[in-house]
RNA sequence: GCGGGUGUCGUAUAACGGCUAUUAUGCAACCUUCCCAAGGUUGAGAAGGCGGUUCGAUUCCGCUCACCCGCU
Numbered sequence: 001g002c003g004g005g006u007g008u009c010g011u012a013u014a015a016c017g018g019c020u021a022u023u024a025u026g027c028a029a030c031c032u033u034c035c036c037a038a039g040g041u042u043g044a045g046a047a048g049g050c051g052g053u054u055c056g057a058u059u060c061c062g063c064u065c066a067c068c069c070g071c072u
Stems, first nucleotide, its partner, number of pairs: 001071007010025003018055001027043005048064005
């Protein structure tokens, strides 16, 4: 330099272009307990960036950034 893949709450992860973006874990509050642990309820928290297509984009397309793989 060329080609391919991946990027989603702190971490890991799901999804037919459409309903409040899923689940687990972690975090906070509360319940439970003499206390802790375990258990239960509730809550906060996410689409790498920019643009395009579309009535509507995490999803499709382009560029770009980061990481991984292969080729030279």